[in-house]
RNA sequence: CAAGCGAAAAGGCAAAAUCCGGGGGACCGGAUGACGCAAAGCCACCUGCCCAGAGAGGGAAGAGGGGUUUCCGAA
Repeated sequence: CAAGCGAAAAGGCAAAAUCCGGGGGACCGGAUGACGCAAAGCCACCUGCCCAGAGAGGGAAGAGGGGUUUCCGAA
């Protein structure tokens, strides 16, 4: 230094629920909130899931895999 790994510290993200707004819906944005997270950053490429359904199309990255970028550092 790279890969792997995850103790500590700093910083980061934010589940459920409630409220406001958007959408036909899955869901999305904001506020409060903190269950958890080392990629719980980003990307629908694969499997699976959801909405819609004759379909077209859409949603979800906090389901698994993959791609890509990445903070800190003890064993």

A computed fold for a 75-nucleotide RNA from an uncultured Geobacteraceae bacterium, annotated as c-di-GMP-I riboswitch aptamer. The prediction has a mean pLDDT of 85. The model forms 94% of the base pairs in the Rfam consensus. The sequence was found by an Rfam model in a public genome assembly.